[in-house]
């Protein structure tokens, strides 16, 4: 630089409980392993997801597989993309 077969030192840690933040999604911290070779970092692009306006149904409740150049919301373990890094092959 390219790649991750096989293994080493290792890391991380889904779901689910608890304690905590938050209207919510969702976050933290412990405990737990479903997985992970970037599941280290950072919302740039598409995406879901919450809210909120907003349309259409509908007497209402309340529905929608309608809309949004709405948010100092959320997801990095959805994909892309950008920064960085361990170990092994190959060159």
């Nucleotide at each position: 630089a390219a790649c991750g077969a096989a293994a080493a030192a290792g890391g991380c840690a889904a779901a689910c409980c608890a304690a905590u933040c938050g209207a919510a999604a969702g976050g933290u911290u412990g405990g737990g392993a479903c997985g992970c070779a970037a599941a280290g970092c950072c919302u740039c692009c598409g995406g879901c997801c919450u809210a909120c306006u907003u349309c259409u149904c509908g007497g209402a409740a309340g529905a929608g597989u309608g809309a949004g150049u709405u948010a100092c919301g959320g997801c990095a373990g959805c994909g892309g993309g950008g920064c960085c890094g361990c170990c092994g092959u190959u060159g």